[in-house]
RNA sequence: CGGACGGGUGAGUAAUGCGCAGGAACCUGCCUUGUAGAGGGGGAUAACUUUAGGAAACUGAGGCUAAUACCGCAUAAUCUCUAUGGAGCAAAGAUGGGGAUACACCACUGGAUAGUUUUUUAAAAAGGCGAGAGCUGAGAAAAGAGUUAUGCGGGGUGUACCGAUCACUAUGAGAUGGGCCUGUGUUGGAUUAGCUAGUUGGUAAGGUAAAGGCUUACCAAGGCGACGAUCCAUAGCUGGUUUGAGAAGACGACCAGCCACAUUGGGACUGAGAUACGGCCCAGACUCCUACGGGAGGCAGCAGUGGGGAAUAUUGGACAAUGGGGGAAACCCUGAUCCAGCAAUGCCGCGUGUGUGAAGAAGGCCUAUGGGUUGUAAAGCACUUUCAGUGGGGAGGAGAGAUUGUUUCUGAAUAGGGAGCAAUUGAGACGUUACCCACAGAAGAAGCACCGGCUAACUCUGUGCCAGCAGCCGCGGUAAUACAGAGGGUGCGAGCGUUAAUCGGAAUGACUGGGCGUAAAGGGCGCGUAGGCGGUAAGAAAAGUUAGAUGUGAAAUACCUGGGCUUAACCUAGGAGCUGUCAUCUAAAACUAACUAACUAGAGUACAGGAGAGGGAAGUGGAAUUUCCGGUGUAGCGGUGAAAUGCGUAGAUAUCGGAAGGAACAUCAGUGGCGAAGGCGACUUUCUGGCCUGAAACUGACGCUGAGGCGCGAAAGCGUGGGGAGCAAACAGGAUUAGAUACCCUGGUAGUCCACGCCGUAAACGAUGAGAACUAGCUGUUUGUCGGCGAUGAUCGAUGAGUAGCGAAGCAAACGCGAUAAGUUCUCCGCCUGGGGAGUACGGCCGCAAGGCUAAAACUCAAAGGAAUUGACGGGGGCCCGCACAAGCGGUGGAGCAUGUGGUUUAAUUCGAUGCAACGCGAAGAACCUUACCUACCCUUGACAUCCUAGGGAUCCUAAAGAGAUUUGGGAGUGCCCGAAAGGGAACCUGGAGACAGGUGCUGCAUGGCUGUCGUCAGCUCGUGUCGUGAGAUGUUGGGUUAAGUCCCGUAACGAGCGCAACCCUUAUUCUUAGUUACAACCGACUUGAAAGAGUUGGGUACUCUAAGGAGACUGCCAGUGAUAAGCUGGAGGAAGGUGGGGACGACGUCAAGUCAUCAUGGCCUUUAUGGGUAGGGCCACACACGUGCUACAAUGGUUAGUACAAAGAGAGGCGAACCUGCGAAGGUAAGCGAAGCUCAAAAAACUGAUCGUAGUCCGGAUUGAAGUCUGCAACUCGACUUCAUGAAGUUGGAAUCGCUAGUAAUCGCAAAUCAGAAUGUUGCGGUGAAUACGUUCCCGGGCCUUGUACACACCGCCCGUCACACCAUGGAAGUGGGUUGUACCAGAAGCAGGUAGACUAACCGCAAGGGGGUCGCUUACCACGGUAUGAUUCAUGACUGGGGUGAAGUCGUAACAAGGUA
Repeated sequence: CGGACGGGUGAGUAAUGCGCAGGAACCUGCCUUGUAGAGGGGGAUAACUUUAGGAAACUGAGGCUAAUACCGCAUAAUCUCUAUGGAGCAAAGAUGGGGAUACACCACUGGAUAGUUUUUUAAAAAGGCGAGAGCUGAGAAAAGAGUUAUGCGGGGUGUACCGAUCACUAUGAGAUGGGCCUGUGUUGGAUUAGCUAGUUGGUAAGGUAAAGGCUUACCAAGGCGACGAUCCAUAGCUGGUUUGAGAAGACGACCAGCCACAUUGGGACUGAGAUACGGCCCAGACUCCUACGGGAGGCAGCAGUGGGGAAUAUUGGACAAUGGGGGAAACCCUGAUCCAGCAAUGCCGCGUGUGUGAAGAAGGCCUAUGGGUUGUAAAGCACUUUCAGUGGGGAGGAGAGAUUGUUUCUGAAUAGGGAGCAAUUGAGACGUUACCCACAGAAGAAGCACCGGCUAACUCUGUGCCAGCAGCCGCGGUAAUACAGAGGGUGCGAGCGUUAAUCGGAAUGACUGGGCGUAAAGGGCGCGUAGGCGGUAAGAAAAGUUAGAUGUGAAAUACCUGGGCUUAACCUAGGAGCUGUCAUCUAAAACUAACUAACUAGAGUACAGGAGAGGGAAGUGGAAUUUCCGGUGUAGCGGUGAAAUGCGUAGAUAUCGGAAGGAACAUCAGUGGCGAAGGCGACUUUCUGGCCUGAAACUGACGCUGAGGCGCGAAAGCGUGGGGAGCAAACAGGAUUAGAUACCCUGGUAGUCCACGCCGUAAACGAUGAGAACUAGCUGUUUGUCGGCGAUGAUCGAUGAGUAGCGAAGCAAACGCGAUAAGUUCUCCGCCUGGGGAGUACGGCCGCAAGGCUAAAACUCAAAGGAAUUGACGGGGGCCCGCACAAGCGGUGGAGCAUGUGGUUUAAUUCGAUGCAACGCGAAGAACCUUACCUACCCUUGACAUCCUAGGGAUCCUAAAGAGAUUUGGGAGUGCCCGAAAGGGAACCUGGAGACAGGUGCUGCAUGGCUGUCGUCAGCUCGUGUCGUGAGAUGUUGGGUUAAGUCCCGUAACGAGCGCAACCCUUAUUCUUAGUUACAACCGACUUGAAAGAGUUGGGUACUCUAAGGAGACUGCCAGUGAUAAGCUGGAGGAAGGUGGGGACGACGUCAAGUCAUCAUGGCCUUUAUGGGUAGGGCCACACACGUGCUACAAUGGUUAGUACAAAGAGAGGCGAACCUGCGAAGGUAAGCGAAGCUCAAAAAACUGAUCGUAGUCCGGAUUGAAGUCUGCAACUCGACUUCAUGAAGUUGGAAUCGCUAGUAAUCGCAAAUCAGAAUGUUGCGGUGAAUACGUUCCCGGGCCUUGUACACACCGCCCGUCACACCAUGGAAGUGGGUUGUACCAGAAGCAGGUAGACUAACCGCAAGGGGGUCGCUUACCACGGUAUGAUUCAUGACUGGGGUGAAGUCGUAACAAGGUA
């Protein structure tokens, strides 16, 4: 001298900060440049030394010494002060050089001269003298040496002198750095609205480098704040970074500027600069050492450690470069810095090969089994060698410095120093650098995410609402492109994906650039303060504004143009730029503001008229209800869906008269009027506000809006006092109901009314703020004014102010609005920003209370919402249809039986069908079989198919065992086709191996096909066009009509398709053709008979019939009606009349309807069994319940005798006549017939007689016994039928419910399929043969139009609240524990400042005493930590408690959505 730089960090700080622009009252070491100096003295002190104490840190005492350390003196100004006279103030030397000049000195040196000493030859000492050095003591000569003196020469040192460099002092100026002040900008919160006492200003003094309440005293009472003070929370600021088209948003790492901090708090010292990161003092916390007495420390420097954490590096190299400090310099220091290490953290570049290569290899995956794909990919062949590797070479980063020489400046100087040039020399951490060369070899080098949509990229397997995925929508419940794996693909690539974060998209806070009728959003309404905005014309000035100039906006970044690394990233040069920035100056004067002086179109005043439920007060009126009094009068009144409670014989209701009292004002009355809104309605009087019109006198912008503020403000409610007729919360009773704390009824209190005072809210709505201007029309209405008329009006027109309905442009998501805007613009205010939580909590304000105003968050959801569309639905409406109801007839439900189902049972009672649309259904027929079920016994390439191999032959008969399947034997026998033969071929049987067979196992919610159902209902759609942003609409709606979307008309629609109808079959009439097995009129013959007649036969085809083809019916004709249409009604003719009757035929679709057990089929499962075979059993069970039927209950009947008349079918392992037998079922025998021929076959009801006589019967036939017949291997479980006997229930069927409209219902029988046998079932056939339909109110179903909707798996929908359970966040809460902070007080370390009795004290003054000055001590003020008391605020926690949210299947009801069943 420097440690105040450099390096680190962002705790604090919302302004003592930062950014930008300015300012005046300041300081500034080193640096630059001037001016003037640098004279002469003095006293100490460290180191050091001697000691003492202490564990240490360290400290005390004695002694010595120096300075560029310290102090006086002198001198001094353009310095400072000043009373203008004067006074005061400084310093330091150091290092080189010169020898021209002078002096001094010498442990230097050469000669010379002279002396002297000494040594040796030959010695020293005592002693003496002197103050002492010293001399003497101690003699000669020679040599040597020394020394002295003198003079000469050289050298050295020092001083003076000269000159240089570095320092020093005073002072001026500059530069740099710093201090201070001003303006302006700089986060959120008003659930922070008032803050402030040195506070604001002044005077004086002090203090500071400097202005200043910076400090003190005194005086005044100010200062800040809605343009946000104070308080709380958060935060270092900027250049910039990032995103964005921009405007803006978010951020403030790296780099750069500023600030703040350095363990926490306080403090000063030193210094040019600090209130000092690696300085000091004190206090606190923490850590360490200790001998317990005391001490030490501060990584937010670089490395490193621990901890925390999702997470962030080496205790490296070097000062070589750049820079800093010191030094004259060499040089030293420098974890600044430059490098290296670690980390794909980022950006950039490069590589992991290139070309060729089809047998499209192998393998993988998929497959329709053909193939495809991986894929020219690989292999193979031919090349290349970056990077990595090995070896070798090798820049630049170096400029300096040093030495020598030289030029120049300074200087007396060839000295020294400065500057320049030249030569030589010359320091590299990085570093095995970059770069270059050589060598070898495709060699060493590819992953990650994704593949449902958004979003580029698809299949298989596994799994089976599991495991899991997921950014959003969502995927997964047995065929998952969504999970997991694989193959393949897509994207990026030494990276890829995830997570976290920012901006964007987001016009989703909208300045650019949004909205508020119904989606979130207009204040309930007015008056009015601040503020914002504001008419016409002029002047002056220039605040805003505009233009120019100057300065500024650091550098870096970003941009443009260049340059340097092989390129790039990166580095670098220049330029432009850095916004409307900021400041100053100049200019302009249109617009805005302010000022001056005017105007009248806005606004207002005066004048003349007008309408009105506008408001306040007082008074008056009639009708009605109720009550009371009186009269008349008698048994009910009242009320409801129906009732009851209630009132009434004590006289109600009803009616007449009178009285009282309260409230409200019918008609007029009107999308009429008035008012700001709330609101206002009898009449009169009075007080009073506003509005409109006319004319145009006056004022002269006086206006509009309006945060706060003030006032008004329905109903309900509150307080006090009145009043109280009617009505009527609460309450009571009666009903209704499962309940009914409701809807209905009977009563009834607050209240409703008045006065005064609160409350301050409503779907306070036009869900539409106020004011102004502009923008087509038409119509009604209220109220003014003016005008026209040859018409005088119930007239026409013009113009204001209101109030309504349409509508153009325009707007709007649509609906809609449309001069009264939701159109086009302007001004001002209020409000909104997903749903829920919540208009809630907390806080505050208001209120008597009820409560109001202001107003969140956690948490939770992926929606909530608007308008419109299509459907579906409605205890919405309109129109229409149907055996839907009604009118009728007959049933079911009661009995017995049959049959099916449920249930139960069982070894099994196989399976399926289950509202209509399952239940006499699959099943047109379970004793075995069927058969799928159960038990037992058997088989395993299998009962059946294809392929291979070996053998045989097929095939037939037969014995034994066994329940049988089966097993073991015996016997007969060699076929078919081609071929001459050999041989071949096709079937067949047995054994064996494996591919495979098999499955009535599962899934009908994987499917095909088939079927049911709405429904034989009249609907369902398309093309083009048009309308709509669109979904969609139109067509298809409307007026008629129909069985019909059938037809006609109308019509932004025009056409078309599938359905309807018709075409098909059958039936009713007729014609033609045909005539056997059909027919049989007529004719002939024969037989029979008394006859009629019958039979046979030959003619015959007329008739009947059969079966082929025609005809016929079409609203064709007439009348009426209707729009003259479509059609409808009636009539004629006709066998038939308005689709003649019946059938077949079933649109788009619905029901995940039914069927994997008809069949087919994907997938799964099974494979000595879930397959196959056999025997027996079961499907037939039986407390019970239901469906569908049969038979009955009787006399319209039963029984018995007799007599008639069908149709349609079937028949060969069949139908079976006749005859015989049997009471009969049937049997025996047997003709005919493959059927218009024969047979089944008798039709039965009916009709005619007889009998029964209303009874459990001569009804009814179940059940049971006995005996039989038939089928069949077989009739026990378990068939049908027959005969005899038995003779149950049942006397017409509760609630409920079914079918049927004409040849129908009812009733009667016949046949067929299935079938060995077994119908009361089913499907057909005919016989007899009714009643009724006024009509569409209601029940059910359906069609069309319309309406509402919170429904869309579509009302079997949706959905609300309590309670119970679980979880989550949150409010309250006796309190409890922290943080921050206010006020009052106590306390007071260190320290600065002030004071000072005490102690100490070198320089200066003084002769001395002493003084001056200083230090210590003490003390005062201030003050950190700390303490006490009391507040405020915030966080956490808290028994218990409040509501809130969420949660597949809980409880209770059904509040809302339809007229939601009480809008």